RNA sequence: AGAGUUUGAUCAUGGCUCAGGACAAACGCUGGCGGCGUGCCUAACACAUGCAAGUCGAACGGAGUUACGGGAGCUUGCUCCUGUAACUUAGUGGCGGACGGGUGAGUAACGCGUGAGGAACCUGCCUUUCAGUGGGGGACAACAGUUGGAAACGACUGCUAAUACCGCAUGAAAUUCUUCGGGGGCAUCCCUGAGGAAUCAAAGAUUUAUCGCUGAAAGAUGGCCUCGCGUCUGAUUAGCUAGUUGGUGAGGUAACGGCCCACCAAGGCGACGAUCAGUAGCCGGACUGAGAGGUUGAACGGCCACAUUGGGACUGAGAUACGGCCCAGACUCCUACGGGAGGCAGCAGUGGGGAAUAUUGGGCAAUGGGGGCAACCCUGACCCAGCAACGCCGCGUGAAGGAAGAAGGCUUUCGGGUUGUAAACUUCUUUUACCAGGGACGAAGAACGUGACGGUACCUGGAGAAAAAGCUACGGCUAACUACGUGCCAGCAGCCGCGGUAAUACGUAGGUAGCAAGCGUUGUCCGGAAUUAUUGGGCGUAAAGAGCAUGUAGGCGGCCUAUUAAGUCGGGCGUGAAAAUGCGGGGCUCAACCCCGUAUGGCGCCCGAUACUGGUGGGCUUGAGUGCAGGAGAGGAAAGGGGAAUUCCCAGUGUAGCGGUGAAAUGCGUAGAUAUUGGGAGGAACACCAGUGGCGAAGGCGCCUUUCUGGACUGUGUCUGACGCUGAGAUGCGAAAGCCAGGGGAGCGAACGGGAUUAGAUACCCCGGUAGUCCUGGCCGUAAACGAUGGGUACUAGGUGUAGGAGGUAUCGACCCCUUCCGUGCCGCAGCUAACGCAAUAAGUAUUCCACCUGGGGAGUACGACCGCAAGGUUGAAACUCAAAGGAAUUGACGGGGGCCCGCACAAGCAGUGGAUUAUGUGGUUUAAUUCGACGCAACGCGAAGAACCUUACCGGGAUUUGACAUCCUACUAACGAAGUAGAGAUACAUUAGGCGCCCUUCGGGGAAAGUAGAGACAGGUGGUGCAUGGUUGUCGUCAGCUCGUGUCGUGAGAUGUUGGGUUAAGUCCCGCAACGAGCGCAACCCCUAUUGCUAGUUGCUACGCAAGAGCACUCUAGCGAGACUGCCGUUGACAAAACGGAGGAAGGUGGGGACGACGUCAAAUCAUCAUGCCCCUUAUGUCCCGGGCUACACACGUAAUACAAUGGCGGUUAACAAAGUGAAGCAAAACCGCGAGGUGGAGCAAAUCACAAAAAGCCGUCCCAGUUCGGAUUGCAGGCUGCAACUCGCCUGCAUGAAGUCGGAAUUGCUAGUAAUCGCGGAUCAGAAUGCCGCGGUGAAUACGUUCCCGGGCCUUGUACACACCGCCCGUCACACCAUGAGAAUCGGGAACACCCGAAGUCCGUAGUCUAACCGCAAGGAGGGCGCGGCCGAAGGUGGGCCUGGUAAUUGGGGUGAAGUCGUAACAAGGUAGC
Repeated sequence: AGAGUUUGAUCAUGGCUCAGGACAAACGCUGGCGGCGUGCCUAACACAUGCAAGUCGAACGGAGUUACGGGAGCUUGCUCCUGUAACUUAGUGGCGGACGGGUGAGUAACGCGUGAGGAACCUGCCUUUCAGUGGGGGACAACAGUUGGAAACGACUGCUAAUACCGCAUGAAAUUCUUCGGGGGCAUCCCUGAGGAAUCAAAGAUUUAUCGCUGAAAGAUGGCCUCGCGUCUGAUUAGCUAGUUGGUGAGGUAACGGCCCACCAAGGCGACGAUCAGUAGCCGGACUGAGAGGUUGAACGGCCACAUUGGGACUGAGAUACGGCCCAGACUCCUACGGGAGGCAGCAGUGGGGAAUAUUGGGCAAUGGGGGCAACCCUGACCCAGCAACGCCGCGUGAAGGAAGAAGGCUUUCGGGUUGUAAACUUCUUUUACCAGGGACGAAGAACGUGACGGUACCUGGAGAAAAAGCUACGGCUAACUACGUGCCAGCAGCCGCGGUAAUACGUAGGUAGCAAGCGUUGUCCGGAAUUAUUGGGCGUAAAGAGCAUGUAGGCGGCCUAUUAAGUCGGGCGUGAAAAUGCGGGGCUCAACCCCGUAUGGCGCCCGAUACUGGUGGGCUUGAGUGCAGGAGAGGAAAGGGGAAUUCCCAGUGUAGCGGUGAAAUGCGUAGAUAUUGGGAGGAACACCAGUGGCGAAGGCGCCUUUCUGGACUGUGUCUGACGCUGAGAUGCGAAAGCCAGGGGAGCGAACGGGAUUAGAUACCCCGGUAGUCCUGGCCGUAAACGAUGGGUACUAGGUGUAGGAGGUAUCGACCCCUUCCGUGCCGCAGCUAACGCAAUAAGUAUUCCACCUGGGGAGUACGACCGCAAGGUUGAAACUCAAAGGAAUUGACGGGGGCCCGCACAAGCAGUGGAUUAUGUGGUUUAAUUCGACGCAACGCGAAGAACCUUACCGGGAUUUGACAUCCUACUAACGAAGUAGAGAUACAUUAGGCGCCCUUCGGGGAAAGUAGAGACAGGUGGUGCAUGGUUGUCGUCAGCUCGUGUCGUGAGAUGUUGGGUUAAGUCCCGCAACGAGCGCAACCCCUAUUGCUAGUUGCUACGCAAGAGCACUCUAGCGAGACUGCCGUUGACAAAACGGAGGAAGGUGGGGACGACGUCAAAUCAUCAUGCCCCUUAUGUCCCGGGCUACACACGUAAUACAAUGGCGGUUAACAAAGUGAAGCAAAACCGCGAGGUGGAGCAAAUCACAAAAAGCCGUCCCAGUUCGGAUUGCAGGCUGCAACUCGCCUGCAUGAAGUCGGAAUUGCUAGUAAUCGCGGAUCAGAAUGCCGCGGUGAAUACGUUCCCGGGCCUUGUACACACCGCCCGUCACACCAUGAGAAUCGGGAACACCCGAAGUCCGUAGUCUAACCGCAAGGAGGGCGCGGCCGAAGGUGGGCCUGGUAAUUGGGGUGAAGUCGUAACAAGGUAGC
C1' cells in the first nucleotide's frame, strides 16, 4: 500500500466482498511447563448455610472465674461475708457502623467533564496557637421482685454508678446590639482599630509517663451551593409553561434561592430545536486510524446513582443510612392463628436464565481501615492459594553426523519421482517435567519475637532422548497439487463461483503451505471506505439544480481614514489528579509485568502586537438606486372591428353516384347527394409577412384599432451615498388534463357505436360521435415545467451571422466602412471533462449564498401530518430481496435503417422436378433381427468403387475359453498330417498311413523355427463417449477478404494503415491522405486445351499401282521453344489507373478448363477407415460355425431411369464419322452351332502392334394421331451365364402377356457457349450382379432490357436495452409454492401524565384531654416536656376519560423470490403504429 466482482473488451460511476488489528468472548479439534493478568456482558431473578463491623474494664455500676489474705459458721474441708490482684463481659456510656466492599436499575441532568465563583456556607477525628477545666443536682438501664406472650418482645414496682443527663458560677479574640475611627470592593457589602451592653463552657481516668474534656482563632482534609462551555437519536414530536416567570414580606436551611407560604404583576422557554418520544450511568482512559476522526466505558482510578419496590423521618460532624428505624406493596419463612421474622447489586455458595464466566479455600505475615494509653481485638478490604490455554509473555518437545537415497506409503510416461537426512544407526546434551539434598528476599528506622504464600522461588546432585504437536488451508483474491471416489447427486462457498464421468473448488489419501500449545469458526468494533468527503466528494448525460419569481431571519459584502482590541497572533502564569500512552533510564535470567524521570494541542488569568475580520466615528463614488433625452418589442389587461376557410340553413342549376382505403365496407345519395352559383347563420382560429427574429422571471405570447399598464435597452452624468448579493421558512405566479357554477358549441375529438384487418384485435385504418377544447368566476399546483445545466460578481485568444441603440469618417444625406453597449446563434484556442462534449450565453479560473445526492429493487409506495370539493398533491420510511443497477465510448452481430456493388440471385430464355411406372436412398411401421452411422442449405443413387454364402458389425441355434491374432515362461514333440466315420457345420474320433528337414557340435548334446500341453501376465471388443482427442472432410466461398511491425492518435478498449475519389473479376491498380512498409489470401508460377517453329520418329503416317522395302513432307505421337503484354492507334478520363473502339493476330483484354480454398465460423461430420485418453465386458459385449436378416410394406419424402410419342416408333442402310480407356485367375479374333442370351474354339496380345469394338444420334423407307406399329410395367412358359449354392434374394435371352401414363396443382431445380439439351462409348468396384458414380467424345441451341423486387455475399454509414450476438433480448396478467409487510371487526398487554376519592408512616403547625424527676417557687402552682387529639402535605391503592406504544386476528391489498406452467408481444432496429 491494495485486491476480487457489472462488459466480448474499455474507461469512469457505484455498491457488495476480502486481506489488518482488537476482544470480559463463545463453539469445534487438540493440549507439555512457567510468569503476569482476567473471569455472570443474560434474570437490578429468587436465595439454604457460614462469614463480611466492631472495639474500649485506662468512662461506669454490677456479675462471674481463679489465686492470695482476713472474718464468721461449723458437718475440719465445705459454706457464707469481706479485701487485694489477674482474667471474662450482659448492661449504661464513648468512638466507629456515612469508610471500606458491591452493582449500573434509574438518570439526557449542573448528573458528568473542564474552568471559574461562594462578599451565600459546614467540617468529627488530625495539626498549630490562646484561654480554661470551679461548685452542685436529679434520674434511667443493669440488678431484684411481680407479671403478659407460643415466640419475637414486653409491662409494672423497687435500688444504683458514670467521661450518661441538668441547673449555677467564671468567660473573650465568639454571636447579637450599639458609639466613634481607618481602609477596600463587582451591587448587596467586606476587612480592621478603640469603647459599652447582653448571651453561652467543661469530665474525668490512670501503672503519674500521660490520655482526655470545654471555649475560641487558624490550618489541613472532606463536603455543600452557583455559573460559562461541552455532553446521543428522532420535526412522520412545533408549540410548551400556573409556583409557571418576576417582585414584596414572612418562614425554612450550614448556606443562596419559589426551597416553601401570603399578596401583587403577567411574565418565562422555543427553529441557535423548547416540549414530547426513544436510548444511555459520565469521565481519566481502551480499541482502531497516517491523522482528523469513528467505536467503546470490562478490569484499574475519579465522580454520580442505587441497595426487594415505593414513601418517610430519627440519630449524628457527616445519612435521608446495603449488613439502622417506621409505614405501605409483592414475595419467602415460623406460628399455639392471637401474632412475628427476613432482604447476598459484600465473600464463597445454590437454584434459575443463558452460547457462556471459578473455591461454601488459607491468613491477618505484609499494605490499609475501626476501636483502644497499650497489649491487643476486628477486618471475605487486602495478601495468598485453588479452578479455566480466557488473554499477554517466555521456554520446551532434542542436537550433530548419517545415502544402500532402506522398508512402507503415494504417484508414474513403469525409466523413475516423492516422502527424505527424514528414519534406522553412531556420537552428544539434559532446559522443562520427575527424584533427592540445601533453601530465601518479602520483616519494618528493631535487641528479642512475628511468614498465610511455603519447604514455594532459587541453588546443587541424579536417571534417561527419555514423558511432551497439533490445527487450518492448498481455483483466484492468497503462501501451498496430485491420485482415487462421487457424477448438478452427495456436498462446498467470505466474494467471484465449483459439482451434469477425466473436479488442483465436494469426500478421502499422499504431498505441500501457514501458524504453533495452540489452530480454526462465529459474533462485535475500527480500518481499508475519499462509501457522509473539516482535512477530503459531488449534482448536463452515472444518484443529485427547487417549475419560476418576490422577499423575512441568517450568511457574505466597495474605496480612504481615525479609534477600539471581540476574533487573530506572540510571551508568561495557573490548572490539566494518579494510573495509562510516547520518550529516556532501571528491576525480575529475557519478555510480559513492575519502578523512576520527563513530555501532553483544552480551559482560565495577565502582559504585549494591530496587518486582516468585527465594533464605533468621519469622508468618498466606481456597486446600487434616481433625474433628464430617446428609440424597439406576438410583454400584460379590457373594449371595439375585420376578412379567408370549414360546417349548417334557404334558393337556383344539375344527375347518379359521392365518400373512403393497401384493398374494402360501414356512412351519405333518386325524399335529388357529391359538384356548382347566390343569400344567410354561428363558433373557433388568425394563411402570406415569419426569420436558430422579438418580448417576458418562468409557464408562455402572433389579424387590426383604441385605452390602461409592467419591464428591459441606449445616451447623458443631475441627485442619494454601499442603500448591495443570496435567501431556510413564507408569499405570489404557474402548460395541458381534471373539478364546481353559469354560458357557448363551427371544426376537432377521450369514452362509446359501427365497418374493416387479424388466430384474436377491447388497437393501429375508415364512418360517426359525447364529455372536453371556447367565454366568465372559482379550485387544482403538477409536466422530459429541459439548456435534463440555481442565482450574483470578476477575469480568461479569436472568427463569423443576426436583432435593438449610440458614436466616428464622408462639406449635407443614403449606402458602405470602423468603434462601442445590450441581446440572440454558429465555429473554434487554452482550460476542463469518464468520455460525449462545454468553451466570454463555460461544463474554464476564482469567490459568495441557496437547493439537492450517497447501490438497484421494494417506492415516490405504506403509515402519520398538512393542503384539496374530488381526482389527487406535498412531506416520506421499513421489513424483505439482489450483486449488481446505471453512464460514455469501442469492436462485432443484427434491423420489416440508408447508400454503393457483386453472384444463373431475380428478370429474359431453354430443359426439367412436383402427376405415371420402375430403380434406388431415407423416414415410418413391422420383425427374432430388419446391424450401425449421416438430418436445413452443407443427411436422403450419402459411408456402400457393387449385402445370395463370405462381406456382416444384427437375430436364432450349436460350440469354445490364454482364446481366431501378438509377446514372454516351463515341459514334451520335428513341423505337418491325407483317406475314412458322426454331425447342419464348427468340431470330434481316427494316427497305425505318410513325414525326420535347418545351424553348431567336444558327437553326449545344444540352438533356431514350428506344434502340443500347462500356469499366469495378457490377448480380443464394429462395446460407450466425435461434447476428452489426433488425423481427415464438409460449409460459408474461389467470397475478397484476414492480419502484423514501426510510427501517429486516444486515459483505455481501440483507431489509423484497410477510410476517401476513381477503377477492377479481385484490399486489382492509380491518385489523395499520419502514415510507411510487410505477411497470409487475389493474380501469376503448375497441368490440359487452342496456333506455330525446331528436334525425334515405332507399333503411327505415306506423295512410291499392291506387298515387301524405303522415307518422315503430311496426320499423329512427345520433348524443347515462340506467341498475348492493353504491347500499338484513336477517344474518354485528372497529364493517373483504367474503360471504350480499332488494327494486326490461331487466339484480345483472366483466351477456355483444371489443380490450388486466407484468418476463421458451425462443441458441423467421423471413436464403424485408421490412431488414441478415459470408462465398460473377460466361460463374454471376445472367438468359431450353420441358418436367417440387412431385400419386410397400409404409407410419406428425396434422387434418378423410362415414357406419354411424328424433331417420333419400326424396318433398312453393315465399308458413314469419334474420343478416352481396359486386358494375364485377363481381353479374346477368325470359323462353326443356337432365333437369342450363349456355346465350341483358341489365332493374337503384358498392348500407338492383338482384343474388347458394334459407336449412337445420322441417312433412306414405312406408320398417320389412336392408349396406337406410342409406352413398356406386371405376369406365365422355355432357356442361358456366374458361382459350393440363385427358394428367401442375381443378371441375361426367346415366345407370350401389354398396367399406369395423352406433358403433370401449389410449389420448385439446373444452365450464359462448344454451355444447356440430346446421342452413344469406356472405366473403377466385381465370381456374378448399375437406371448409380467417375470419365470420353458426337450433334449442338435460345436469351440477358436491366438491378425495382426474392435469396446469398462484400464495403461504407446509422440505431441498438443484442455479445450463446434477432433462432437475440424482454414486459404484464393468470396459475402454484414460500417470505416479509400494509389495512382490518375486535382482543390482550405495556408506558407517561392528568382529574377526583381514600389516606399509612412521618416532619411541621395547633391544641391543655392526660401524664410529668432536675429549673423557678415556702406552697399553690408555673416554665418546659411526653402521650393523646386535630390540621396541611403525603406513598401505595381505587375510579375515570383520553394519549403513546407493542402482540394476536377471520378476511383483504399490493410487493419480493422461485431451470424448464398459461396467454399474448408492450419495449430494445423506423421493434414492424418512433418512443417517453